[in-house]
RNA sequence: CGUUAACUUCAGGGUCCGGUGAGAAGGAAGAAACUCCUUCAAUUCCGAACCGGCGGUGAUGUUUUCUUAUUAAAGAAACUAAGCCCGCGAGCCUGAUAGGCUGAUCCGGUGAAAAUCCGGGGCCGACAGUAAAGUCUGGAAGGGAGAAGUAACGG
Numbered sequence: 001c002g003u004u005a006a007c008u009u010c011a012g013g014g015u016c017c018g019g020u021g022a023g024a025a026g027g028a029a030g031a032a033a034c035u036c037c038u039u040c041a042a043u044u045c046c047g048a049a050c051c052g053g054c055g056g057u058g059a060u061g062u063u064u065u066c067u068u069a070u071u072a073a074a075g076a077a078a079c080u081a082a083g084c085c086c087g088c089g090a091g092c093c094u095g096a097u098a099g100g101c102u103g104a105u106c107c108g109g110u111g112a113a114a115a116u117c118c119g120g121g122g123c124c125g126a127c128a129g130u131a132a133a134g135u136c137u138g139g140a141a142g143g144g145a146g147a148a149g150u151a152a153c154g155g
Base pairs, nucleotide, nucleotide: 001154002153003152004151006150007149008148009147010146015048017047018046019045023040024039025038026037027036028035049135050134051125052124053088054087055086056085061079063078064077065076066075067074068073083123084122091101092100093099094098105121106120107119108118109117127138128137129136
């Protein structure tokens, strides 16, 4: 460094905010229907806030090392860098060791080049429950892309 029906560990974040009040409870009056009052009441509605799995790419950043040069500088390696660029995962469906479906980005700047840099604006987020949920509860002490290490064998 490579291989493997092997083993171990790890592998997701986010409202203690304001408003409204479906509804619930209590009370008043009344024969009753109705009406009125008080309290509680949405992380779901409205406003505001907050969050971003894994691999890849990448003009970012950082320091260290190496090379050239020895002042500066240049190059290389390592680490790091995307929710909305590519792929995967969870989830759902089917005829279920398989196959299918599955979210969201624009403008300006710099530049040779921007889907990733800088600035600004915008957008997206399974299923079930419940007052309509990315943030609550639940399936889940689950699954998991993958990450790190060990072992054996080979080079």
The RNA shown here (FMN riboswitch aptamer (RFN element)) has 155 nucleotides and comes from a Syntrophomonadaceae bacterium. It was read from a public genome assembly, where an Rfam model found it.